Context: one part of a larger RNA
RNA sequence: CUGGGCGUAAAGUGUGCGUAGGUGGCGUAGUUAGUCUCCUCACAAAUCCGUCGGCUCAACCGACGAACUAGAGGGGAAACGGCUAUGCUUGAGUAUGCAAGAGGUUCGUGGAACUCAUGGUGUAGGGGUGAAAUCCGUUGAUAUCAUGGGGAACACCAAAUGCGAAGGCAGCGAACUGGUGCAUUACUGACGCUGAGGCACGAAAGCGUGGGUAGCGAAUGGGAUUAGAUACCCCAGUAGUCCACGCCCUAAACGAUGUUCUCUCGCUUUUCGGAGUAUCGACCCUCUGAGAGGCUAAGCUAACGCGAUAAGAGAACCGCCUGGGUAGUACGAUCGCAAGAUUAAAACUC
Numbered sequence: 001c002u003g004g005g006c007g008u009a010a011a012g013u014g015u016g017c018g019u020a021g022g023u024g025g026c027g028u029a030g031u032u033a034g035u036c037u038c039c040u041c042a043c044a045a046a047u048c049c050g051u052c053g054g055c056u057c058a059a060c061c062g063a064c065g066a067a068c069u070a071g072a073g074g075g076g077a078a079a080c081g082g083c084u085a086u087g088c089u090u091g092a093g094u095a096u097g098c099a100a101g102a103g104g105u106u107c108g109u110g111g112a113a114c115u116c117a118u119g120g121u122g123u124a125g126g127g128g129u130g131a132a133a134u135c136c137g138u139u140g141a142u143a144u145c146a147u148g149g150g151g152a153a154c155a156c157c158a159a160a161u162g163c164g165a166a167g168g169c170a171g172c173g174a175a176c177u178g179g180u181g182c183a184u185u186a187c188u189g190a191c192g193c194u195g196a197g198g199c200a201c202g203a204a205a206g207c208g209u210g211g212g213u214a215g216c217g218a219a220u221g222g223g224a225u226u227a228g229a230u231a232c233c234c235c236a237g238u239a240g241u242c243c244a245c246g247c248c249c250u251a252a253a254c255g256a257u258g259u260u261c262u263c264u265c266g267c268u269u270u271u272c273g274g275a276g277u278a279u280c281g282a283c284c285c286u287c288u289g290a291g292a293g294g295c296u297a298a299g300c301u302a303a304c305g306c307g308a309u310a311a312g313a314g315a316a317c318c319g320c321c322u323g324g325g326u327a328g329u330a331c332g333a334u335c336g337c338a339a340g341a342u343u344a345a346a347a348c349u350c
Base pairs, nucleotide, nucleotide: 003322004321005320006319007304008303012318014201015200016199017198021194022193023192025088026087027086028085029084030083031082032081034080035077036076037075038074039073040072041071049065050064051063052062053061054060091191092188093187094186095184096183097182098181099180103177104176105175106174107173108172109171110154114150115149116148117147118146119145120144121143125136126135162169163168206247207246208245209244210243211242215241216240220236221235222234223233258317259316260315261314262313263312266295267294268293269292270291271290272289273288274287275286276285299306300305323350324349325348332343333342334341335340
């Protein structure tokens, strides 16, 4: 290499859209450089295989046959594949009627808590810890009441819940807006699936410019602890956390499980629809569709476990792996303001 694999051993791109490419439903007719078949030619010799023979056997050697198989030309076939034409409706999509939702963006708004300021009451402590101290307080703190300002986050509801491609999304209201499910079967008529490059989105931290800053809080200072304590604990506290715009593009970006389609015993919980039954009505009950969980049969798995939300049985396409270290590093290239990111070795060593 052939191959074998990718939940946890090496291995699924963070996620989507989509170009090329690959692949593709049910018919009819035609055609045919794939495919199948026949004939002719060609396929050096040796090697390999079979039979027979020669060295006493064997290796070795000789003879004959078979094979080598892709190739060229010609004749034929049309099931499959391709192409052309023409249809179909079950895949896909559109329409109509309902439905749920923390899906997104912008604007507005509410209460609790916190903190600050001012004023009242009030007096000697408060705070903090394992114990303390730094710290705050007679220029009146802590506590308590009133008024006003500010920023950030939204208790209960709340859930094994819901929505989103992923990242992620939670007070309340409005405007704009994306996707999804069910039912009816009306329309289009294979328009599908996947997807190298490409494009877009992408937590936190970080970066640039301008705002904002209550609480928290890297760095930093101080107090403790300790042999030391560049920590854990305490008192402070800058960047940051927040907003707008522009970058960065990485995560245990995890279900450590790529996307799509088909098939395969059951039990049970829950969310959103539909139908039937029942009923005054709503439940209950039965069936059915789409999700989200638990337990399991067969099967799979090295085991753990997975088990209709498969890691089971199959199909299409993409990505990735090939002993450990060196190393996700060096060099080069691309991107970036930078930090760095992406791509990605070898010598050597075990």